[in-house]
RNA sequence: AGGUAGAGGCGCGAGUAACAAUCAGUAAUGAUAAUGAGAUGGGCUAUCAUGAUUUAUCAAGAAAGGUGUCCUCGCCGAAGUGUAAAAAAAAUGGCUCUAUUUUUUAUGCUGGGUUUAUAGUAAAUAGCUAUAAAACUGUCACCGGGAAGGCAACCCUUUUUCCGGUGGAGCACUAUCU
Numbered sequence: 001a002g003g004u005a006g007a008g009g010c011g012c013g014a015g016u017a018a019c020a021a022u023c024a025g026u027a028a029u030g031a032u033a034a035u036g037a038g039a040u041g042g043g044c045u046a047u048c049a050u051g052a053u054u055u056a057u058c059a060a061g062a063a064a065g066g067u068g069u070c071c072u073c074g075c076c077g078a079a080g081u082g083u084a085a086a087a088a089a090a091a092u093g094g095c096u097c098u099a100u101u102u103u104u105u106a107u108g109c110u111g112g113g114u115u116u117a118u119a120g121u122a123a124a125u126a127g128c129u130a131u132a133a134a135a136c137u138g139u140c141a142c143c144g145g146g147a148a149g150g151c152a153a154c155c156c157u158u159u160u161u162c163c164g165g166u167g168g169a170g171c172a173c174u175a176u177c178u
Stems, first nucleotide, its partner, number of pairs: 001178006009076001011075005018069003029059006038048002041097005079110011111137002114134008139168011
């Protein structure tokens, strides 16, 4: 320098199947009554006073995303996220542009989970994401101390292990092979 195998723990991510809660008595729809020309994130076009849009009442009434349970799979930069580039999809009756979303590549940041606060997302007090703080936890280095073994014994030293303190970062750490 390269390869292989491992460890951190409420550990990370994905998946279809089934079930459950939420979504929601919401959306779309129908009836009645009222309103009366605009109706999408932008543009064009179509439709519409034989009624756009909106409101109220009644009737009946979803789904997707997200979540949980069980199971399976891939794993330990697992994964998440910022920036840039490329490709695809994309707010409505239709076309198109965009917000936005997904995938790939390059590059930066984050050891890990928990709790709290703030902001964003979301129907949501769920969950997710970002930042900050707090203690916890794993790892390596340094310092200090204890125990056991080696030594006839002690000291020094060395091996294993435990406790405490300080600090660092995952392209790291441990073991092993070339």

Lysine riboswitch aptamer from a marine sediment metagenome, 178 nucleotides, folded computationally.
Rfam family: Lysine riboswitch aptamer. Rfam links the family to the GO term lysine biosynthetic process.
The RNAcentral record of the sequence draws on MGnify.